Model confidence (mean pLDDT): 91 of 100. A computed fold for a 350-nucleotide part of an RNA from a soil metagenome, annotated as small-subunit ribosomal RNA, central domain. Rfam family: Bacterial small subunit ribosomal RNA.
[in-house]
Context: one part of a larger RNA
Order: sequence, then structure tokens, then C1' cells
RNA sequence: CUGGGCGUAAAGGGUGCGCAGGCGGCCCGGCAGGUGGGUGGUGAAAGCUCCUGGCUCAACUGGGAGAGGGCCAUGCAGACGGUCGGGCUUGAGGGUCGCAGAGGGGCGUGGAAUUCCGGGUGGAGCGGUGAAAUGCGUAGAGAUCCGGAGGAACACCGACGGCGAAGGCAGCGCCCUGGACGACUCCUGACGCUCAGGCACGAAAGCUGGGGGAGCAAACAGGAUUAGAUACCCUGGUAGUCCCAGCUGUAAACGAUGUCCACCAGGUGCCGGGGGUAUCGACCCCCUCGGUGCCGCAGCUAACGUGAUGAGUGGACCGCCUGGGGAGUACGGCCGCAAGGUUAAAACUC
Repeated sequence: CUGGGCGUAAAGGGUGCGCAGGCGGCCCGGCAGGUGGGUGGUGAAAGCUCCUGGCUCAACUGGGAGAGGGCCAUGCAGACGGUCGGGCUUGAGGGUCGCAGAGGGGCGUGGAAUUCCGGGUGGAGCGGUGAAAUGCGUAGAGAUCCGGAGGAACACCGACGGCGAAGGCAGCGCCCUGGACGACUCCUGACGCUCAGGCACGAAAGCUGGGGGAGCAAACAGGAUUAGAUACCCUGGUAGUCCCAGCUGUAAACGAUGUCCACCAGGUGCCGGGGGUAUCGACCCCCUCGGUGCCGCAGCUAACGUGAUGAGUGGACCGCCUGGGGAGUACGGCCGCAAGGUUAAAACUC
């Protein structure tokens, strides 16, 4: 440079915002650097290809012709791309009205339950297992009633449901705040799509400082099991799990499916909105926009499957793959307090 690919075979970046870059709706006009013709010039010799000649052949060498990524000048065309100017509204954005939601942050607050503490009743067991034992209990446990403390999580509603870019989000109330969707087509007038770097967000675990600590529970201790049992089971139990501030930046971060746009049979359920029909009204029924599921035609697929939420048909841009092991490792760089992360080979071997 090029080919074929990326749901499950190797391969979609964890997610978003976005500079550069790439790409760009409809109509009219100007320019002519891209583009396409014309004409002229240049592209030395050697070399290369073809024809032909000279050394007995060849190498070597003489002659002729051609090719030679192209480049320069000049003039023409003006569709397409570009550029400049003007216009448009369908892309995009805005406005007005409405609307659903565990979307985010902060403050407050509620009940159930576990544990612990105090008190009452009571008097021999409780707990645990396959069976036991360790453990707890006459210094009164367990059970039961009353009172108190504290932390964490929010049963039912709850869904095959909703919201969010992803991670993720659930008791209730208030405050602050982001986004989506629908109706009206009122405004701007291409303001757009994608995005290497960059920036931001990013479960759990882990780390630093401070707080908190009910339950659970790595490590650890003990009891069992077993040939052994550094396990599975049991009794305990510390980090941690929770909060504040800061770091880490990973994941089966999954739909294992990048984002955006257009087009291409249907059927059915649910969520949010609008319209119509009907009715006193609500429901029912019909149409429609957005979302979320199931089935399925064509098509696609190695098959499984997928199938308007595409893995169909096309287009724009980014990321990534190129036999297995060595290895997501070594070395170096960058980042991190560390743990480590990220970028990322080779020898050798099959």
C1' cells in the first nucleotide's frame, strides 16, 4: 500500500463530550485551483524493450525505433467536487403548551427486622448438623413482655415495568438539577454526521487520611469430614462492606453486536403521549409518534440464529483482527502512594 473480515471462529474502544481531520440537504449565479479534452514543449547520455549489425557464440558492444510514474506552458469545457455570492426548509437547533420516569446531587424523616444494653416473667436447656462437636447457659441462657442504643438495608407495590451515554439507579418528603417524549408548525436557516489525539464519567475489589461499625464476612482460630482436608459443613472472627475528602481506572464494563442516516412484509403484548369514533362520561374500537418485549416474510448467516431495536440493502466516520504457545509477558516510555494500569515485542517452539 492492498484484500478479506470483527454476535458465538482472531477482531467493536467500558461510556460520553469534542479540537484537528474525513464526509455533507434543495435551488440560482460568479470563478476555474481539482476534473476532462486539444495544442506546444520537456522527460540528456548510459540503462530497459523491440529490430538490426560487429567480435567463431555469448557476455560485451555499434546503429535505429519505442517505452518512460510524469512535469511545464497555452487555450477550451463547466456536469461533478471545490470556492465565493444569493435564496430555501425537509436535516439540525430553538419557541409555546403538555407529559411519564428507582435520571443526578443535597438536606430531612418513617416503619419492619437483626444485634447489643437495662428491667419483668420463668427455670434447663439453647444452638448447630447428614450425624455431631467446638460455642452459649443455674454468675439464670434460649423463650416471652416492656424500655433503650446503634448501624445498615428498604418487604408488599414490583412487572416479562420505568429512567440513564455507559457504569448504574428503588421506603417517604422537601430543595437544587440533567435528559427524553408528544402536540402546535411559530422562529433560526445546513448551524450537520463522525472523530486520531485530548477532556470528563466510569461496578466491585484495592489504596491514603479521618469518622462509623448492627448484620455479613476474605484473612485467621477452633469443631467436624477425610487416607489427608491448608476446602466444601459448623462455631467464632479482623480487614472490608457504610460516611466524608482524595486516589486507582479495571471487568463475562455483554446485546460478547461502535455511532449516525436512508430504504426494505406482517402479527401480537407492555410503557409514555396525541388524534378520531363511541358515550352523559369513562371503558371498548380505529389511526398515529416515541420506547420496550415476543413471533415471523424476504434477505442475510458456516450453522446456531438474526429478521424495521437487523446480524437485511446502501452511505459517512472511528476502533479493531491477521495461526497456537511464548504473552497481554519482557524491555523502554507514560500514569499510580502502592497494588498495579496502559502502550507492547523477540528468541524459541508446534